[in-house]
Description: A computed fold for a 694-nucleotide part of an RNA from a marine metagenome, annotated as large-subunit ribosomal RNA, domain II. Its mean pLDDT, the model's own confidence on a scale to 100, is 83.
Context: one part of a larger RNA
RNA sequence: GUCUGGGAGUUAACGUAAGGAGCCAGCCUAAGGUCCCUCAGGACCGGAGGCGCAGCGAAAGCGAGUCUGAAUAGGGCGUUUAGUUCCUUGCGUUAUACCCGAAGCGGAGGUGAUCUACCCAUGACCAGGUUGAAGCCCAAGUAACAUUGGGUGGAGGACCGAACUGAUGGCACUUGAGAAUGCCCCGGAUGAGUUGUGGGUAGGAGUGAAAGGCUAAUCAAACCCCGUAAUAGCUGGUUCUCUCCGAAAUAUAUUUAGGUAUAGCGUCCAGCGCUGACCCGUGGGGGUAGAGCACUGAAAAGGCUAGGGGACACACCCGUCUACCAACCCUUAUCAAACUCCGAAUACCACGGGGCGAAGCUGGGCAGUCAGGCAGUGGGGGAUAAGCUUCAUUGCCGAGAGGAAAACAGUCCAGACCACCAAUUAAGGCCCCAAAGACGUAGCUAAGUGGAUUAAAGAAUGUGAACUUGCACAGACAAUAGGGAUGUUGGCUUAGAGGCAGCCACCAUUUAAACAGUGCGUAACAGCUGACCUAUCGAGUGAGUUUGCGUCUAAGAUGAUCGGGACUAAGCGACGCGCCGAAGUUGUGGGCUCGUCAGGGAGCGAUCCCUGGCGAGCGGUAGGAGAGCGUUCCAGCAGCGGUGAAGCGGAAGCGGUAAGCGACCGUGGAGCGGCUGGAAGUGAGUAUCCAGAC
Numbered sequence: 001g002u003c004u005g006g007g008a009g010u011u012a013a014c015g016u017a018a019g020g021a022g023c024c025a026g027c028c029u030a031a032g033g034u035c036c037c038u039c040a041g042g043a044c045c046g047g048a049g050g051c052g053c054a055g056c057g058a059a060a061g062c063g064a065g066u067c068u069g070a071a072u073a074g075g076g077c078g079u080u081u082a083g084u085u086c087c088u089u090g091c092g093u094u095a096u097a098c099c100c101g102a103a104g105c106g107g108a109g110g111u112g113a114u115c116u117a118c119c120c121a122u123g124a125c126c127a128g129g130u131u132g133a134a135g136c137c138c139a140a141g142u143a144a145c146a147u148u149g150g151g152u153g154g155a156g157g158a159c160c161g162a163a164c165u166g167a168u169g170g171c172a173c174u175u176g177a178g179a180a181u182g183c184c185c186c187g188g189a190u191g192a193g194u195u196g197u198g199g200g201u202a203g204g205a206g207u208g209a210a211a212g213g214c215u216a217a218u219c220a221a222a223c224c225c226c227g228u229a230a231u232a233g234c235u236g237g238u239u240c241u242c243u244c245c246g247a248a249a250u251a252u253a254u255u256u257a258g259g260u261a262u263a264g265c266g267u268c269c270a271g272c273g274c275u276g277a278c279c280c281g282u283g284g285g286g287g288u289a290g291a292g293c294a295c296u297g298a299a300a301a302g303g304c305u306a307g308g309g310g311a312c313a314c315a316c317c318c319g320u321c322u323a324c325c326a327a328c329c330c331u332u333a334u335c336a337a338a339c340u341c342c343g344a345a346u347a348c349c350a351c352g353g354g355g356c357g358a359a360g361c362u363g364g365g366c367a368g369u370c371a372g373g374c375a376g377u378g379g380g381g382g383a384u385a386a387g388c389u390u391c392a393u394u395g396c397c398g399a400g401a402g403g404a405a406a407a408c409a410g411u412c413c414a415g416a417c418c419a420c421c422a423a424u425u426a427a428g429g430c431c432c433c434a435a436a437g438a439c440g441u442a443g444c445u446a447a448g449u450g451g452a453u454u455a456a457a458g459a460a461u462g463u464g465a466a467c468u469u470g471c472a473c474a475g476a477c478a479a480u481a482g483g484g485a486u487g488u489u490g491g492c493u494u495a496g497a498g499g500c501a502g503c504c505a506c507c508a509u510u511u512a513a514a515c516a517g518u519g520c521g522u523a524a525c526a527g528c529u530g531a532c533c534u535a536u537c538g539a540g541u542g543a544g545u546u547u548g549c550g551u552c553u554a555a556g557a558u559g560a561u562c563g564g565g566a567c568u569a570a571g572c573g574a575c576g577c578g579c580c581g582a583a584g585u586u587g588u589g590g591g592c593u594c595g596u597c598a599g600g601g602a603g604c605g606a607u608c609c610c611u612g613g614c615g616a617g618c619g620g621u622a623g624g625a626g627a628g629c630g631u632u633c634c635a636g637c638a639g640c641g642g643u644g645a646a647g648c649g650g651a652a653g654c655g656g657u658a659a660g661c662g663a664c665c666g667u668g669g670a671g672c673g674g675c676u677g678g679a680a681g682u683g684a685g686u687a688u689c690c691a692g693a694c
């Protein structure tokens, strides 16, 4: 892991509400007893006692009243009557209280020192090599010591290094050979050494050269048992079916923030009976969007002109100028969440009318919800960042399937009772994949732009449209040919300056035209070229504005791509016709729920049941409400079974589902189901669930 079996809202008391039943100003017995009795149980006694029939006050107490109070005032609580007992069910409280799960806490309960820590007793062990302390002897030496040298000697938590003991680094292993190992290297190795055997000390206790270490693979308090089903606002799990409705992720409070209470939102019952959402009308208040500058502030230019700065002048006073700064005021042009002379749309409030809606309101039973998410819009925070965060408002998801967006909770379309090889549409599409137009008309695009979510500033004789303007048959634009001169090398400057380093001036003449010269060039000249003119040619040619579609700008990590193929229309904008396209809508048939009408039946009645017609509805998590199926046992009734029960394997058919009847066949070999009621150890796929098997 799979299979089989087991596995979770129970029981009691009390309370409360609903349903059913008895009696009723009353209702009920409890323990216990008597009788019947095979059991289960039943009947009858038993009024102790409980609830109700009267309240108010702290109480004395008074009483349909009473308390407060000085009060015959006012006010508070009452009075105008319905209860009680049992059964069933929902929920609450107390109990283990739906099941499993801690880490923990306690016990004058117990077991452990065969591991390990320390201690006691008694034993054992340490190859080999090295160093050479004290002391002693001899010699030298000294007055004698001291001292020096040689020898002897064999000390040491001495040295090197096996056994032994340890464990520094590395590698391997890490579902291991091993719940701590293997290999290499490494520390100690006569010592505070290692080790055998026996013994001692223990759970808030021991032992500890001290690491909270160790005390049997367990230690910031061992292990076993008990209190004990500790507690768990936490995690997981919680077993058959169908029908109706259907949420919330908010407010307030909280030792509160992943919990809870009350309200909000759901459901069911009862009551009210048009009050509801929404629409129309009428009447309101507002200070948002916008706008504005009248206030408060911000802020640009100019004018006027105080006050300053600067310059000039001045012995002082008085002054003059000012392309400087600048108040008030004026003109022009602006800005504001905490500005407003103004001021919407919506929204909100009230009233009147419409509005019978799976509306509303009131009371009660039962909940769930208190982590929300995305998108559009209006804001705050942030960086006018975030699949960011926080409000408001709407939608969707949540709890929503279907179609579109290639794929894609939250976008677009649209809300799935069931069936159909019928129709018609929405969004979106109609060349092929792939249903439907290679549809029609007149355009645009040449970039595969389309096709990076529409990427930006910026750039360009891309190209279309509209417009303004210059030149032009008295010949434009472009091209080609020719001319492009004279005073003059203008003057100055300069070594030189001759159109062309620089400064100044920029005239005049001849002309069809020609600059005191546009650029290149020279040391300076020269040379080339341009402006300008003519000729050739013969019709358009320049500049600009607005706009459509394109181009560049344009860089990412495994191989590219618009979903793909492919496309020059099968791209883009405009107009038009047709078609496809969903679980939408329609058609046909069927089911259920609710409403309504008719007929029939039951009941004193309220009302309920059956059949049919019509109408509406039937997505759904948490959750509320309802109706059923099945399992085991019990009672009653009627049954089946060796001519074959249960169980097991198959199976036509019936059925809305679960399921059931299952005829019939096989297996099996002794009990079993049906109906009406009752009682529950009553339904399995999930709990790292439990046991067993494989």
Stems, first nucleotide, its partner, number of pairs: 001694006011095013026051003032045005055062002065077004098237002101234001105227003109224003117201009126191001128160003131156001135152006164188003169184004203219001205215003240628006250263005264369002266366007274357001278354007290342001291340002296336003300332004305326001307325002309322004372397010402413003417590004422586003428580003431565003437577001439576003443572002450567001458552002462549010479536005485509003490504003515530001519528002591618012629683001631680007639672002647667004653661002
The RNAcentral record of the full RNA draws on SILVA. It matches the Rfam family "Bacterial large subunit ribosomal RNA".